RNAcentral holds the full RNA, with entries from ENA. A computed fold for a 1186-nucleotide part of an RNA from Borreliella burgdorferi, annotated as large-subunit ribosomal RNA, half B. Its mean pLDDT, the model's own confidence on a scale to 100, is 85. Lineage of the source: Bacteria > Pseudomonadati > Spirochaetota > Spirochaetales > Borreliella.
Context: one part of a larger RNA
RNA sequence: UCCACGUUAAGGAACUCUGCAAAAUACGUACGUAACUUCGGGAUAAGUACGACCUAAGCAAUUAGGUAGCAUAAAAAUGGUCCAAACGACUGUUUACCAAAAACACAGGUCUCUGCAAAUCUGUAAAGAGAAGUAUAGGGACUGACACCUGCCCGGUGCUGGAAGGUUAAGAGGAGAUGUUAGUUUAUACGAAGCAUUGAAUUUAAGCCCCAGUAAACGGCGGCCGUAACUAUAACGGUCCUAAGGUAGCGAAAUUCCUUGUCGGGUAAGUUCCGACCCGCACGAAUGGUGUAACGAUUUGGACGCUGUCUCAACGUGGAGCUCGGUGAAAUUGAAGUAUCGGUGAAGAUGCCGAUUACUUGUGGUUAGACGGAAAGACCCCGUGAACCUUUACUAUAGCUUGGUAUUGAGAUUUGAUUAAAUAUGUGUAGGAUAGGUGGGAGACUUUGAAGCUAUCUCGUCAGGGGUAGUGGAGUCAAUCUUGAAAUACCACCCUUGUUUAAUUAGGUUUCUAACUUAUAGAAAUAUGAGGAGAGUGCCAGGUGGGUAGUUUGACUGGGGCGGUCGCCUCCUAAAGAGUAACGGAGGUGCGCAAAGGUUACCUUAGAGUGGUUGGAAAUCACUCUGUAAGUGUAAAGGCAUAAGGUAGCUUAACUGUAAGACUGACAAGUCGAACAGAUACGAAAGUAGGUCUUAGUGAUCUGGCGGUGGCAAGUGGAAGCGCCGUCACUUAACGAAUAAAAGGUACUCCGGGGAUAACAGGCUUAUCCUUCCCAAGAGUUCACAUCGACGGAAGGGUUUGGCACCUCGAUGUCGGCUCAUCGCAUCCUAGGGCUGGAGCAGGUCCUAAGGGUAUGGCUGUUCGCCAUUUAAAGCGGUACGCGAGCUGGGUUCAGAACGUCGUGAGACAGUUUGGUCCCUAUCUGCCACAAGCGUUGGAUAUUUGAGAGGAGCUAUCUUUAGUACGAGAGGACCGAGAUGGACGAACCUCUAGUGUGCCAGUUAUCCUGCCAAGGGUAAGUGCUGGGUAGCUACGUUCGGAAAGGAUAACCGCUGAAAGCAUCUAAGUGGGAAGCCUUCCUCAAGAUGAGAUAUCCUUUAAGGGUCCUGGAAGAAUACCAGGUUGAUAGGUUAGAAGUGUAAGUAUAGCAAUAUAUUAAGCUGACUAAUACUAAUUACCCGUAUC
Repeated sequence: UCCACGUUAAGGAACUCUGCAAAAUACGUACGUAACUUCGGGAUAAGUACGACCUAAGCAAUUAGGUAGCAUAAAAAUGGUCCAAACGACUGUUUACCAAAAACACAGGUCUCUGCAAAUCUGUAAAGAGAAGUAUAGGGACUGACACCUGCCCGGUGCUGGAAGGUUAAGAGGAGAUGUUAGUUUAUACGAAGCAUUGAAUUUAAGCCCCAGUAAACGGCGGCCGUAACUAUAACGGUCCUAAGGUAGCGAAAUUCCUUGUCGGGUAAGUUCCGACCCGCACGAAUGGUGUAACGAUUUGGACGCUGUCUCAACGUGGAGCUCGGUGAAAUUGAAGUAUCGGUGAAGAUGCCGAUUACUUGUGGUUAGACGGAAAGACCCCGUGAACCUUUACUAUAGCUUGGUAUUGAGAUUUGAUUAAAUAUGUGUAGGAUAGGUGGGAGACUUUGAAGCUAUCUCGUCAGGGGUAGUGGAGUCAAUCUUGAAAUACCACCCUUGUUUAAUUAGGUUUCUAACUUAUAGAAAUAUGAGGAGAGUGCCAGGUGGGUAGUUUGACUGGGGCGGUCGCCUCCUAAAGAGUAACGGAGGUGCGCAAAGGUUACCUUAGAGUGGUUGGAAAUCACUCUGUAAGUGUAAAGGCAUAAGGUAGCUUAACUGUAAGACUGACAAGUCGAACAGAUACGAAAGUAGGUCUUAGUGAUCUGGCGGUGGCAAGUGGAAGCGCCGUCACUUAACGAAUAAAAGGUACUCCGGGGAUAACAGGCUUAUCCUUCCCAAGAGUUCACAUCGACGGAAGGGUUUGGCACCUCGAUGUCGGCUCAUCGCAUCCUAGGGCUGGAGCAGGUCCUAAGGGUAUGGCUGUUCGCCAUUUAAAGCGGUACGCGAGCUGGGUUCAGAACGUCGUGAGACAGUUUGGUCCCUAUCUGCCACAAGCGUUGGAUAUUUGAGAGGAGCUAUCUUUAGUACGAGAGGACCGAGAUGGACGAACCUCUAGUGUGCCAGUUAUCCUGCCAAGGGUAAGUGCUGGGUAGCUACGUUCGGAAAGGAUAACCGCUGAAAGCAUCUAAGUGGGAAGCCUUCCUCAAGAUGAGAUAUCCUUUAAGGGUCCUGGAAGAAUACCAGGUUGAUAGGUUAGAAGUGUAAGUAUAGCAAUAUAUUAAGCUGACUAAUACUAAUUACCCGUAUC
């Protein structure tokens, strides 16, 4: 010193994030008990009194009388209480090992699915759970007792329902096309059947679109402007938008940023708390709203009691530490002979440079440093790393669902399609009138019943046409008139639109029973019943499908993210060849043009001035000046009047096939190009022309389409297919393009790396910040400078916020507090001064000055700040925002949970809230102590000097001078003298006070000494209680800062020139501060510079040690006292002091008990005396250097 305990004066939460911890309470009996309440509770509420022993009474509770003590639940065991708020109703459950909670659960509520072979779940299936249950049941979801309630929105997303329309797979269907070729043929083609390839219409479910419903489904629930007779506000009005615009209730809240909102309460003082207000950044109604008794190791505030939490610490007990004996690890370690300061340096040095300090070696302590140890940093960034999780990322897929088909059969009916047959059907105008087309055709039909009439069916353009039945009893219609076409007079082949029948095919409805399923009976075969071509199952296909899986989710970047950018063109940067970076400064581009191309010929712009009709600033005209300022399709640059600018004529070179040679690129690409061949335009010709004044206007490869060609053609011929030439499809714009096809979260995280890169600290810088100075406009009645100082300027500092990214990511722990400090001065107080717009007092401002000093509380995690009350004053900064191998852990910053907000979600938030593991035995340096060795020139014993170092250094109040100076008064001093304090420090224990673990006494329970009596043990390392010696202590006592000298600072002077004056200065000389040097206290000759003085010893030395008795000395060691010539310790005796009247005996009393003997007995450390015991004997060092 630490750990675990005991006690503590006065105060009593002042401690602190917080009463953390501790203390306190506690049992029984009696009395008594509030608000509130779900009437059960709350409640052991709170609070008060009593409790032992003896005797008597009573069955007992108990009562009465007596007795002792500080104390009677005498020990142990054994609730502190109350008030208010938040959350959760409650008992319960949870992160085994940092979170026990407000989280989970819960009874209750609601929605939803499920009719039994139930839904749901497990399983490939059989089968099983559900359930040997049956809607008062079972599954899922949300909410979370109870009370009062639960508003509006169905536009989005889900879910449920609907089926008219749109879209839609496989399957069905098969028009058509292609290939092949018997054949035909003008020799180029056509091309039947078959075989192949392809395949349109049509048919076709769910789904989606669509239409509804549904919010205790997922979810959502507005702006702006104006208005009332003070002002303010807005019951009111207007307008826009919406699916609807937040109702009740609550509200600065677990939700409120601003914010410590404002008001009230509590407090001396309240960032917390309670009650209100409402401006709700960003409450709100089963993701429930608001209340709520009871409950809670929950969270928050207050009060009483209580206390060492604190003011402010002390003593004691046990253990550890330390010494001795035994045994005996660990991490760590490049090597070490391991100092301080300043500097330097990869930017914070034991190791470099300089200076200084330092004899050698240990022991106990302490942690400031060794960017100490531990863990290849968890934060941050990076990786074409990983893993989980999410979703309307991409791609798949289980499952579910829908259609087809197989298992799979027989009828009836009905609706389509196709084919065949029959039968009807057909109105432009003109015209008798409802003329389908073409051809034939002169007659056709009719007693096998014509016209007409009646009834009825059907078609219909409403005029009529056709049919059936009846009646009727002989005609009806053609060729002629009109028309492109002439008679349904008659026949044939067809067309349009219907009808009927048959066949085929595709559906719908329905019936059946025999596949199949199932129930019952049965051992089974089977029988009977129920269902039934459905269901189930296989295959194919569509839909749905984070249920599951695999993956993706860019780079640059003064860290990353957010923002911005990513290709190409022009200029500057670019440093006179080319090239050249930045999240440097400026702009363009992803085309256009059939003329804005080619050629031939011609022309000259813009602007200004003057003049001139309408006519104006600008229209067209003339002259002059200037000289490219104009124009160029478009950015800029470079060009261009010989025009590349403007206009006109003719035209298509905006051609085909090639290309020597160059430029430029890492490559791939890109660029220029004379010339040759062909064909062409213009020009008389020479010639020019392979787009455009030039430089942008873009995209590799693969894949696929179209046109051409005819190179290959899997026995041959052809063909499919491929190739070649041309061409098309990429904001592949992240533009050298990873894929045809891709987003997020991680605080549950992980791995590999980085100080190549952020957060802390350091470094550099100093924009910002702080301080000072210069100038002086102005303010100050006047007057720049008592004081303040604009607009500007110059420095310094390195405390702010930043910039940079230099050490550290194989770890430099981060805010605040506590403890302990140390330095600077730009000084808060105290000291000394100048000026003052200084009368005095009190101030302002500046100069010197760092010696000392420099508050306690309330609130908050706070630093800071505000407040209360003091003070002489309550300074500002540095020290890794000093100090976590010193403490704390409230904040921040892991994992749980909640609110608000954002997000579809996983999740997120310099937003809030509650909870949440702080390791290290010290090797070196440093520091504080203590020793040993050697040295100090022979060895010793004493006493000293003081180079040097350290400590101390504060200040108020009162009295007096003096109510004086000053002042109109009010008020009110300097200088000097004295007294008393506060804080701080040292020593001490006489007093006071504390402790005092056995010094004395009391006493409970229990055990033991056989019992009584008397004693002893144990009761969380004294059972409890009352006292207390020595010692150690403070809360106690005493003392300290002073005074004085010297040299100075600012400043004030004397004399005094330079400069005939003036001047404190230049020569000379004086004063002047808590500051400096002394003085005061302490250490100090290792002061290696080792000092001095006195005395002793001269060798069997002086002296010292071992050893022993001890200590007010002490970790060990050391130091001190003593060792028989002795009081060192113990003992003994006496005393002091403490306790408080012992035991025994006697007496009194029924007894408890009392009284006497008795101020008794006992007594650790204190004082003195006394050799009774123990300090015996002996040994060692020292003994002559150089």